[in-house]
Context: one part of a larger RNA
């Protein structure tokens, strides 16, 4: 910029991905074989590697969470805190992200075939799978499965709306380099705050009681990032621009 408005749902020209394989049980110690041995076909189970998604579990990370602790400096001092020392060091750890964790995938049916196996069958009164004609037959081919897909300019189809519809701007994230995408903007739970819960850490300070004291009890405390809810307290106010206006 087109597809001659917008919103939604689609068809699929075409393109891409996937495609692997072992063992065991059974059929059956059957067919076969003198025996030794030992199947095809079919049914079931369970793995390996590869791959997709996810975070309930097992774990990793988690430098804005909690705790312990060393040196030093500061808040006048004690206590209590804070800075720096690789996050000072150490022990744990929510969300998110992740694998070693969890769940799933390869299949089956179909079409046309290769080698091969055949049917009918002449040339050549026989024979012959081939010359006319017909069938079966592979992890391979086309499809089946998954993804993209109408710039497929051959621009398709269907539904809805038409004073529609987008954008700017603001609060944001399941999105993200920026655009874009998605949610919300007071007719509001979009983010922050607050409250509650989950979850983490592990029982705060001050005080009281107790003990000679270290300590113990009141106290499952105190603190807390991202999680789940509730609640308009704060911020999404007001507004501006573009386009369409068909029948």
């Nucleotide at each position: 910029c087109g597809u001659g408005a917008a919103g939604g749902u689609u068809u699929g020209c075409g393109g891409g991905g996937a495609a692997c394989u072992g063992a065991c049980c059974u059929u059956a110690g059957u067919a076969c074989g003198a025996g030794a041995g030992g199947a095809c076909c079919g049914g079931g189970u369970u793995g390996g590697a590869c791959u997709g998604a996810c975070c309930u579990c097992u774990g990793g990370u988690g430098u804005a969470c909690c705790u312990g602790u060393u040196g030093u400096a500061g808040u006048a001092c004690c206590g209590a805190c804070u800075g720096c020392a690789g996050c000072g060091c150490a022990g744990g750890g929510u969300a998110g992200c992740c694998a070693a964790g969890u769940c799933g995938g390869g299949a089956a049916a179909g079409g046309a075939u290769a080698a091969g196996c055949a049917c009918u069958g002449a040339a050549a009164g026989c024979a012959u799978c081939u010359a006319a004609g017909u069938g079966c037959g592979a992890a391979g081919c086309c499809g089946u499965c998954c993804c993209c897909a109408a710039g497929a300019u051959g621009a398709g189809a269907c539904c809805u709306u038409a004073u529609a519809a987008g954008g700017u701007u603001g609060u944001c994230g399941u999105a993200g380099a920026u655009g874009a995408c998605g949610a919300c903007g007071u007719u509001g739970a979009u983010a922050g705050g607050c409250u509650g819960c989950a979850g983490g850490u592990g029982u705060a300070a001050a005080g009281a009681c107790u003990g000679a004291g270290a300590g113990g009890u009141c106290a499952a405390a105190g603190c807390c990032g991202a999680g789940c809810a509730g609640u308009a307290c704060u911020a999404a106010u007001u507004a501006c621009c573009u386009u369409a206006a068909a029948g």
Predicted 3D model of a 247-nucleotide part of an RNA (large-subunit ribosomal RNA, domain VI) from a Bacteroidota bacterium. RNAcentral holds the full RNA, with entries from ENA. Lineage of the source: Bacteria > Pseudomonadati > Bacteroidota. It matches the Rfam family "Bacterial large subunit ribosomal RNA".